Transfer RNA from uncultured Methanobrevibacter sp., 84 nucleotides, folded computationally.
[in-house]
């Protein structure tokens, strides 16, 4: 230098192919249970605000197209992998 695959919440993922409420696991909080703890069950957990069941922001940066973008087009930064 050239190719490829990746980055998504506190942490592992999933969602991208074929644009439409960003899902689950772990952790973490609360309760149930128990003498007390674990395990198990239920519930709640992205972040700002609000009196609020509301609102607005968010899926690596920065731009683009679109009624609408983690999703598709460009540029870039960072990881991992191959060639050279």
């Nucleotide at each position: 230098g050239c190719c490829g695959a990746g980055a998504u919440a506190g942490u592992c993922u999933a969602g991208u192919c074929u644009g439409g409420u960003a899902a689950g696991g772990c952790g973490c909080a609360g309760g149930a249970c128990u003498u007390g703890a674990a395990a198990u069950c239920c519930u709640g957990u992205g972040a700002g605000g609000u009196u609020a069941u509301c609102c607005u922001c968010g899926c690596c940066u920065g731009g683009g197209u679109u009624c609408a973008a983690a999703u598709c087009c460009c540029a870039g930064u960072c990881u991992c992998g191959g060639c050279g």
Lineage of the source: Archaea > Methanobacteriati > Methanobacteriota > Methanobacteria > Methanobrevibacter. Model confidence (mean pLDDT): 80 of 100.